RNA sequence: CGAACAUAUUGGCAAAACUGUAGAAAUACAGCGACGCAAAGCUAUGGGUCUUCAUUCCUGGGGGGAAAUCACUAGGAUUAAGAUUGCCAGGUUGCCCAU
Numbered sequence: 001c002g003a004a005c006a007u008a009u010u011g012g013c014a015a016a017a018c019u020g021u022a023g024a025a026a027u028a029c030a031g032c033g034a035c036g037c038a039a040a041g042c043u044a045u046g047g048g049u050c051u052u053c054a055u056u057c058c059u060g061g062g063g064g065g066a067a068a069u070c071a072c073u074a075g076g077a078u079u080a081a082g083a084u085u086g087c088c089a090g091g092u093u094g095c096c097c098a099u
Stems, first nucleotide, its partner, number of pairs: 006099001012037002018031005035086001041092003045089003048084003054079001056077006063070002
């Protein structure tokens, strides 16, 4: 001088709950609050998970039309293009380290 492990110091972040705002929702932001965190800094690239305004499909209802069919409405299924980095991995930057 460098590295690893444990611990300490100085600082850092802030879960749940509650309040407000935005949103269809998941959730985000602000306040309050600390369960935790050595990347709980940044990044939705891969996987996972969450949500369903909307798409497509199915079923029911009543309505318009001579009919083909049309929109409306209730419920269900499906698909992120929505969300999550405090689910995991990848990428990228980085503080202290007395003893």